Predicted 3D model of a 72-nucleotide RNA (transfer RNA) from a Steroidobacteraceae bacterium. RNAcentral records the identical sequence in 2 taxa. RNAcentral holds the sequence, with entries from ENA and MGnify. It matches the Rfam family "tRNA". About the family: Transfer RNA (tRNA) molecules are approximately 80 nucleotides in length. Rfam links the family to the GO term triplet codon-amino acid adaptor activity. By type it is a transfer RNA. The prediction has a mean pLDDT of 83.

[in-house]
RNA sequence: GCCGGCUUAGCUCAGCGGUAGAGCAGCGGUUUUGUAAACCGUUGGUCGGGGGUUCAAGUCCCUCAGCCGGCA
Numbered sequence: 001g002c003c004g005g006c007u008u009a010g011c012u013c014a015g016c017g018g019u020a021g022a023g024c025a026g027c028g029g030u031u032u033u034g035u036a037a038a039c040c041g042u043u044g045g046u047c048g049g050g051g052g053u054u055c056a057a058g059u060c061c062c063u064c065a066g067c068c069g070g071c072a
Base pairs, nucleotide, nucleotide: 001071002070003069004068005067006066007065010024011023012022013021018055026042027041028040029039030038048064049063050062051061052060
């Protein structure tokens, strides 16, 4: 330099253009002499930045950045 993949909650990841989710973690509760476990409930998001397409974008297109891999 060229090509490809990834970027979504504190962490690991889902998410066919139409209300952003799960598990774990956190918080509250039930249970226990107590802790842990188990169970119930609950908080938490500028969906990496910018632009475009569309009635509508996490999703499609362009661009930039970061990370990972391949080729040279």